[in-house]
This is a predicted structure of a 118-nucleotide RNA (FMN riboswitch aptamer (RFN element)) from an Actinomycetota bacterium. It matches the Rfam family "FMN riboswitch aptamer (RFN element)". Rfam describes the family as follows. The RFN element is a highly conserved domain that is found frequently in the 5'-untranslated regions of prokaryotic mRNAs that encode for flavin mononucleotide (FMN) biosynthesis and transport proteins. This element is a metabolite-dependent riboswitch that directly binds FMN in the absence of proteins. In Bacillus subtilis, the riboswitch most likely controls gene expression by causing premature transcription termination within the 5' untranslated region of the ribDEAHT operon and precluding access to the ribosome-binding site of ypaA mRNA.The FMN riboswitch structure, reported in present an FMN-bound six-stem junction, adopts a butterfly-like scaffold, stapled together by opposingly directed but nearly identically folded peripheral domains. Gene Ontology term of the family: FMN binding. The sequence was found by an Rfam model in a public genome assembly. Its mean pLDDT, the model's own confidence on a scale to 100, is 82.

RNA sequence: AAUGGUCUUCGGGGUCGGGUGAGAUUCCCUACCGGCGGUGAUAGCCCGCGAGCCUGCCGAGGCAGACCAGGUGGAAACCCUGGGCCGACAGUGAAAGUCUGGAGGAGAGAAGACCGGG
Numbered sequence: 001a002a003u004g005g006u007c008u009u010c011g012g013g014g015u016c017g018g019g020u021g022a023g024a025u026u027c028c029c030u031a032c033c034g035g036c037g038g039u040g041a042u043a044g045c046c047c048g049c050g051a052g053c054c055u056g057c058c059g060a061g062g063c064a065g066a067c068c069a070g071g072u073g074g075a076a077a078c079c080c081u082g083g084g085c086c087g088a089c090a091g092u093g094a095a096a097g098u099c100u101g102g103a104g105g106a107g108a109g110a111a112g113a114c115c116g117g118g
Stems, first nucleotide, its partner, number of pairs: 004115007017029003031098002033087002035049004044085002052063004067083005089101003
């Protein structure tokens, strides 16, 4: 130094405008958004994790979305150009990635302090 322990702080964004209708930020047109770690190079859609849902007294188990083409390069499914696609649960005057709610919650994890260690 590494591994380890304790604690603190941090840790998710988004329907402009229009149509139909008695009623829709839920339908239709359009607009907008993109958690964490990894990966030869910066990733919503490559690999994995998290929140959520289901089962269980618990340990734990199960479910859980989406990308192609061209270019550059030593290397890109991550960059650039073009065209696409996806999005928990509950609620609701009408079906929700974006409203309301669980949630002033939880959390992948990030940073730091101290202890320990040699």